[in-house]
Record summary
The prediction has a mean pLDDT of 75. The RNA shown here (Bacterial RNase P class A) has 349 nucleotides and comes from a bacterium. Rfam family: Bacterial RNase P class A. About the family: Ribonuclease P (RNase P) is a ubiquitous endoribonuclease, found in archaea, bacteria and eukarya as well as chloroplasts and mitochondria. Its family is annotated with dimeric ribonuclease P complex, tRNA processing and ribonuclease P activity in the Gene Ontology. Of the family's consensus pairs, 94% are formed in the model. A source record names the gene rnpB. RNAcentral holds the sequence, with entries from ENA.
């Protein structure tokens, strides 16, 4: 210097002016308003106010209620090995595999040598087979033998080459590769070299049924706890006066009224709610995820729902995008700038 390849940091500032939402002060308020008080509201000052993904809501926990002796069937999910972690479909390192000169990236990677299912066209035949080809035989166009060679196809009963044979064939033989066996190394996944087996284990597919191994209770903060009006509902008391019914009067009853309780839990209201598997920083184990110690910080919590608009300066300040119990990861979307390591190709010292 060019092209890459992992990561990581940041996501405008800084001034005026106007507003808003929560928290804090009442000895801020010519003694502000309301209330009997408790406190509440207003104004004022001071604090404080969105994300690296605050999305998607696809996993998986923390809580809450419900359910739940114990098996079992049926359903989901998950699937190389070790390990992290609170837990995971996550992450960390390794094994196999694909790609890439490499830096590195990917991968849902049990089992089609259990059992069924499908496999379009072409093709002579698709889990079986003789269409041309080679070969032998005789009736010369039939009959048997063959899978080397041609064609068809993603796939035609392991590849090269050589012996053999009429022609051919794992039919034998070497190498490769595929299965078996035990030895070695590895916590293991594997790996490595040997030894044995011609290999009917006959293509492919299990995000096809299935089969195995291993795991899962359900709804969710509108979860869900607690105070509680007002009407109705119910017991009880009060009332000798009043209306009404039963009756035209009287007693008596009933309702209408009035006060207390009780009960349910509506409006409302408080809790849940943000101090947590928390964040910084240090040192420490670990190859890494991570943990472990000490120190030091508190950083929105509404409920219809605040975070926001003008202007000025700075080259530009411009993406995606708004919190709603809350944590941990994954997936998706992002203009711009900053920086760390590597790798590759030229040049130059």
């Nucleotide at each position: 210097u060019g092209a890459g390849u992992a990561g990581c940091a940041c996501a405008g500032a800084u001034g005026a002016u106007c507003g808003c939402g929560c928290c804090u002060a009442u000895u801020a308020g010519u003694u502000g308003c309301c209330g009997a008080a408790a406190g509440g509201c207003c104004u004022u000052a001071g604090g404080u106010g969105a994300g690296g993904a605050a999305a998607g809501u696809c996993c998986g926990g923390g809580c809450u209620u419900c359910a739940u002796a114990g098996g079992g069937c049926a359903g989901g999910g998950u699937g190389c090995c070790a390990g992290a972690u609170a837990a995971c479909g996550u992450c960390u390192g390794g094994u196999g595999g694909a790609g890439g000169c490499g830096a590195c990236u990917c991968c849902a990677a049990g089992g089609c040598u259990a059992g069924u299912g499908c496999a379009a066209c072409a093709g002579a035949a698709a889990u079986a087979u003789a269409c041309c080809g080679c070969c032998a035989a005789u009736u010369u166009a039939u009959u048997g033998g063959u899978a080397a060679g041609g064609g068809u196809g993603g796939a035609a009963a392991g590849g090269u080459g050589a012996u053999g044979u009429a022609a051919g064939a794992g039919a034998u033989c070497a190498c490769c590769g595929c299965c078996u066996g035990g030895u070695u190394g590895g916590u293991a996944a594997c790996a490595a070299a040997c030894a044995g087996g011609g290999c009917a284990u006959a293509u492919g597919u299990a995000a096809a049924c299935c089969c195995c191994a291993c795991u899962c209770g359900a709804a969710g903060c509108a979860a869900g706890a607690c105070c509680g009006a007002a009407u109705u509902a119910u017991a009880a008391g009060c009332g000798a006066u009043a209306c009404g019914g039963c009756u035209g009067c009287c007693c008596g009853u009933c309702g209408u009224g009035c006060u207390u309780a009780u009960g349910g839990g509506u409006a409302g209201g408080u809790c849940g709610c943000u101090a947590g598997a928390g964040c910084c920083u240090a040192g420490u184990g670990g190859c890494g995820a991570c943990g472990c110690u000490a120190g030091g910080c508190c950083a929105a919590g509404a409920u219809a729902g605040a975070u926001g608009a003008u202007c000025a300066u700075u080259u530009a300040a411009u993406a995606c995008a708004g919190a709603a119990c809350u944590c941990g990861g994954c997936u998706u979307a992002u203009a711009g700038u900053g920086u760390u390591a590597c790798u590759c190709a030229a040049c130059c010292u």